A computed fold for a 75-nucleotide RNA from a Nitrospirota bacterium, annotated as transfer RNA.
Order: sequence, then C1' cells, then structure tokens
RNA sequence: AGGCGCAUAGCUCAGUGGGAGAGCGCUUCCUUGACGCGGAAGAGGUCUGGGGUUCAAUCCCCCAUGCGCCUACCA
Repeated sequence: AGGCGCAUAGCUCAGUGGGAGAGCGCUUCCUUGACGCGGAAGAGGUCUGGGGUUCAAUCCCCCAUGCGCCUACCA
C1' cells in the first nucleotide's frame, strides 16, 4: 500500500427494511438465622460517525474512524 471481516445494553453476543432483543451482570422485593440457589418486578441503547437510496434504515449503498486477519513492499 492492497484485500477481507467485525463495530448492537456494563460484558459476551443474536437479529432483522416497519415492535430494538437474549444470556450473564446490576437494582428492588419474596424466600433463608445469614450467604448462595430459586421466584417476582425493574433500570440500562445516539445499533461507531457522516452522507445517500426508500413512505420508512440498526439492516441496503458510499465515505470515514477504530479493531482483527491475510497479501505485497522495505529491511
């Protein structure tokens, strides 16, 4: 320098053109002598940023940024 992939809740991830989700974690309550387990309820998101397409974009297209992998060049 080029190519490919990834970016969604605190963490690990799923997902799909029209409702944003799961597990774990966190908070409150019940249970226990207490902790844990278990049960119930709840909080928590600019879906990396910008632009485009569309009636409608987290999803499709383009650019950028960050991370990972591969190739080439230099040495």
Rfam family: tRNA. By type it is a transfer RNA.
Its mean pLDDT, the model's own confidence on a scale to 100, is 82.